[in-house]
This is a predicted structure of a 360-nucleotide RNA (Bacterial RNase P class A) from a Syntrophomonadaceae bacterium. Its Rfam family is "Bacterial RNase P class A". It is annotated as a ribozyme. Rfam links the family to the GO terms tRNA processing, ribonuclease P activity and dimeric ribonuclease P complex. The prediction has a mean pLDDT of 78. The organism belongs to Syntrophomonadaceae, within Bacteria. It is recorded under the gene name rnpB. The sequence is in RNAcentral, with records from ENA.
RNA sequence: UGAGCAGGCCGGAUGACCGCGGGCGCCAGCGCCGAAAGGCGGCGCCUGAGGAAAGUCGGAGCUCCACAGGGCAGAGCGCUGGGUAACGCCCAGUGGGGGUGACCCCAAGGAAAGUGCCACAGAAACAAACCGCCGGUGGAAGGCCGGCAAGGGUGGAAAGGUGAGGUAAGAGCUCACCAGCAGCCAGGCGACUGGCUGGCUAGGUAAACCCCGCUUGGAGCAAGACCGAAUAGGGAAGCGAUGGAGUGGCCCGCUCCGCUUCCGGGUAGGUCGCUUGAGGUGCCGGGCAACCGGCAUCCCAGACAGAUGGUCAUCACCCCUGACGGGGGACAGAACUCCGCUUACAGGCUUGCUCACUGA
Numbered sequence: 001u002g003a004g005c006a007g008g009c010c011g012g013a014u015g016a017c018c019g020c021g022g023g024c025g026c027c028a029g030c031g032c033c034g035a036a037a038g039g040c041g042g043c044g045c046c047u048g049a050g051g052a053a054a055g056u057c058g059g060a061g062c063u064c065c066a067c068a069g070g071g072c073a074g075a076g077c078g079c080u081g082g083g084u085a086a087c088g089c090c091c092a093g094u095g096g097g098g099g100u101g102a103c104c105c106c107a108a109g110g111a112a113a114g115u116g117c118c119a120c121a122g123a124a125a126c127a128a129a130c131c132g133c134c135g136g137u138g139g140a141a142g143g144c145c146g147g148c149a150a151g152g153g154u155g156g157a158a159a160g161g162u163g164a165g166g167u168a169a170g171a172g173c174u175c176a177c178c179a180g181c182a183g184c185c186a187g188g189c190g191a192c193u194g195g196c197u198g199g200c201u202a203g204g205u206a207a208a209c210c211c212c213g214c215u216u217g218g219a220g221c222a223a224g225a226c227c228g229a230a231u232a233g234g235g236a237a238g239c240g241a242u243g244g245a246g247u248g249g250c251c252c253g254c255u256c257c258g259c260u261u262c263c264g265g266g267u268a269g270g271u272c273g274c275u276u277g278a279g280g281u282g283c284c285g286g287g288c289a290a291c292c293g294g295c296a297u298c299c300c301a302g303a304c305a306g307a308u309g310g311u312c313a314u315c316a317c318c319c320c321u322g323a324c325g326g327g328g329g330a331c332a333g334a335a336c337u338c339c340g341c342u343u344a345c346a347g348g349c350u351u352g353c354u355c356a357c358u359g360a
Base pairs, nucleotide, nucleotide: 001356002355003354004353005352006351007350008349009348010347012315013314014313015312016311017310018309020048021047022046023045024044025043026042030041031040032039033038050331054342055341057340058339059338060337061336062220063219064218065217074216075215076214077213078212079093080092081091082090083089094108095106096105097104098103109211110210114209115208116205117204118203130152131151132148133147134146135145136144137143160178161177162176163175164174165173179201181198182197183196184195185194186193187192224272225271226270227269234263235262236261237260238259239258243257244256245255246254247253279298280297281296282295283294284293285292286291317328318327319326320325
């Protein structure tokens, strides 16, 4: 200098005017209501979106419903250790894969409990024999009987691999090395790693059934709690005289109709839940880290059809232009609250590291 890898941070600033939500104060004066207190309006001050407020995917707090206890089924998760209120999240490792490297990726328990599947090809996809090799027989055969699994062929994969010995031909049949398995020893909390010994070998697939281990009730703030009109309807008592109407004419019976008082439910509406919380910031300490602890300090939107906006000026940034000047600013917006994950994003700042080339 060029090309990359892994993080961290910002997401315009200030002022004026107009307007909106929330809180506090005032109402001497002005408008409306009210007897008044006061209410609405008004005035003043303070305050008012994000790193993702988004997707609503995982986990919790909180609330209501259900529930004696135990089990099954179903669902989810699945290397080890740690963090956390918890998680499918995070950190540090192990193993495997990719990259020259910084570094990145992994749904990573069990295939020696059992079952299934392994297309096409191939004799055979688990305990196989088509060609072939060898022995016997036969005059010979694209004959028969037997042995073998080295070579050929098929396939993504062929019954451990390579070499030597051995044999009629062969074969872990024997031996050496390698891979894998089991046991022991050493290191590590552990996943695992290294060494030694042994018997010689056991195809793949569990995001196929299954087995093993762990976790697991449901719904969600429109959860839910309280107050509660007008009007309508429900229940009880009394006034009511045996009144009126209906039940096809009559009697009994039954039903309905008025007024007053009381009771409970509940609609509109209102209040709470509603923002002080696993909280933010700074310093110190512990830890490789995630994170934890201590001290100090701060209070930072709470609407209910939903405010957080608009105009102008100056400065900063980017683009165009020789200059004057002109243009641009992404993704997106709270709704019970947190912790995560994922996705979107103009432009910019910054830290550590890698590779290639070059210079001293």